[in-house]
Context: one part of a larger RNA
Molecule: large-subunit ribosomal RNA, domain VI
Organism: Thermoplasmata archaeon
RNA sequence: UGCUCGGCGCCUGAGGGGAAGGGGCCUCUAGUACGAGAGGAACGGGGCCCCGCGGCCUCUAGUCUACCGGUUGUCUGGCAAGGCAUUGCCGGGCAGCCACGCCGUGUACCGAUAAGUGCUGAAAGCAUCUAAGCACGAAGCGGUCCCUGAAACGAGGCGCCGUUUGAGGGCUCCUCUAAAAGAGAGGUUUGAUAGAGCCCGGGUGUAAGCACCGAGCCUUCGGGCGAGGUGUUCAGCCUGUGGGCUACUAACCGCCCGAAGCUAU
Repeated sequence: UGCUCGGCGCCUGAGGGGAAGGGGCCUCUAGUACGAGAGGAACGGGGCCCCGCGGCCUCUAGUCUACCGGUUGUCUGGCAAGGCAUUGCCGGGCAGCCACGCCGUGUACCGAUAAGUGCUGAAAGCAUCUAAGCACGAAGCGGUCCCUGAAACGAGGCGCCGUUUGAGGGCUCCUCUAAAAGAGAGGUUUGAUAGAGCCCGGGUGUAAGCACCGAGCCUUCGGGCGAGGUGUUCAGCCUGUGGGCUACUAACCGCCCGAAGCUAU
């Protein structure tokens, strides 16, 4: 742009895509059928596993340059708090992302067939699965399953709203189940959308200050210094993560598009 008024929501499903499945072992059938014996099946059923595919993060594991802690060198006069050194190095680690982890990948069934197996049956008094006709028959083909799909020009359907008293949409604004840009999803005070605050949960592992203890060292004998330890303290710090509460902050103020037509010629 089209779908011949404009929209919103929900569908149908022509068509398109998929390999979404493939394999192995054990076991029952069964020491059965078969076979003189030796030996030794199958149809069908059950269990387990591997590969592939799809999804997920409860568990396990990895990462985690958010975060917490330890520590070396050096610098900020000292402490505290920090900067730099690959995140300085090291020990942990939530969310997220992930596999080495978890879940699913089902039993089947229907239709048309291939090779093949048949029925009836002539040409050709017989015979013949074929010439007419009819019935079966594969992990293969088409469905059943998953995704997409009204631009399917036969351009679909249903419900509702609206046509300037204007349905709906977009921009701006606050965001993230989304994300290269667009797009998508949500919110916009009739509000928990994001931030902030508080509570819970979680991570790290017991902050600083103060008090006491303290091997030892120094001393003018009055005392001073002192690594470290204990208590205060399951502390302190943090929370790009999770749950809840609260309009404190920001979603303000606004703008644009928008549909049968009307008038004139």